Predicted 3D model of a 130-nucleotide RNA (FMN riboswitch aptamer (RFN element)).
It was read from a public genome assembly, where an Rfam model found it.
It matches the Rfam family "FMN riboswitch aptamer (RFN element)". Its family is annotated with FMN binding in the Gene Ontology.

RNA sequence: AUAAUUCUUUGAGGGUAGGUGAAAUUCCUCACCGGCGGUAAAGUCCGCAAACGCUGUAAAUUCUUUAAUGCAGCGCCGAGCAAGCGCAAUUCUUGCACCGACAGUAAAGUCUGGAUAGGAAAAGGAUGAU
Numbered sequence: 001a002u003a004a005u006u007c008u009u010u011g012a013g014g015g016u017a018g019g020u021g022a023a024a025u026u027c028c029u030c031a032c033c034g035g036c037g038g039u040a041a042a043g044u045c046c047g048c049a050a051a052c053g054c055u056g057u058a059a060a061u062u063c064u065u066u067a068a069u070g071c072a073g074c075g076c077c078g079a080g081c082a083a084g085c086g087c088a089a090u091u092c093u094u095g096c097a098c099c100g101a102c103a104g105u106a107a108a109g110u111c112u113g114g115a116u117a118g119g120a121a122a123a124g125g126a127u128g129a130u
Stems, first nucleotide, its partner, number of pairs: 001130002004127007015030001017029003031110002033100002035048004043098002052075007080096005102113003
C1' cells in the first nucleotide's frame, strides 16, 4: 500500500407570515428546505437508502390460529427545460419551471406520530494475509 474480516463513531433540512373559515402551520397567496454513491460541483441524469405492498423463511411465544419481530427475495418508489461559458456541465452561471413515503388532523415536503427506530454511506481503529 492492497483485498478480506471485525469494532467504534458519524449519518435530513424547512412557516410563531398574510387571507378565507366554526375549524386549516393541511386550502389560497407568499416564504423556506434538499440523505448517500457516480459523473465538470446535481432535490429533477444514472444508481442506492428509508417508507409502503406482497412472498418465503427463522427463532421465540401461544391450546391453536392470527398478529407483531428478525432475515432474504420481489414489487412500488416524485420532479427540468432554454440560453451562455467550457475539452467536458440536464451538475456551473442566468432565466423561467417542477417535485416531495406512510398514519393522524379541514386536504400537510415544513405540524404531530411510528422514530431514543432503521439506513445508503462516510471517517477512524484493530486483526491476520500478500